[in-house]
RNA sequence: GGCAGCUAGGGUUCCGAUUCCUUUUUCAGGGAAUGUCUGGUCCGAGAGUUGCCGCCUGGGGCGCCGUAUCAGCCCUGGGUGCACGGCGGGAUAAAAGCCCGGGAGA
Numbered sequence: 001g002g003c004a005g006c007u008a009g010g011g012u013u014c015c016g017a018u019u020c021c022u023u024u025u026u027c028a029g030g031g032a033a034u035g036u037c038u039g040g041u042c043c044g045a046g047a048g049u050u051g052c053c054g055c056c057u058g059g060g061g062c063g064c065c066g067u068a069u070c071a072g073c074c075c076u077g078g079g080u081g082c083a084c085g086g087c088g089g090g091a092u093a094a095a096a097g098c099c100c101g102g103g104a105g106a
Stems, first nucleotide, its partner, number of pairs: 001053006009043002014040002016037001017034007054080009082102001084105001088100003
């Protein structure tokens, strides 16, 4: 640095819920509204978390005309720092710590 899972968080396309209307599908069907409806599906972090990969690296081993401290491969450890942050805009059904963006600025 990349990918995946989870979460903080997010709204309301679907499911569900609630309210109202309607229908001889009445143990039920259909429609409308509501996310200031706890929820399920869904979206989801640079500055949250976990794992895998990548990259760098210590030790051991294999290499090969011959030799070797080469390239490369295998096993096993380690590392991958720091990080305050608008306004505004964008996508999706819609919104958000999503994207613009480690942006502008500090």
Guanidine-I riboswitch aptamer from uncultured Bradyrhizobium sp., 106 nucleotides, folded computationally. RNAcentral holds the sequence, with entries from MGnify. Lineage of the source: Bacteria > Pseudomonadati > Alphaproteobacteria > Nitrobacteraceae > Bradyrhizobium. Rfam family: Guanidine-I riboswitch aptamer. Its family is annotated with regulation of gene expression in the Gene Ontology.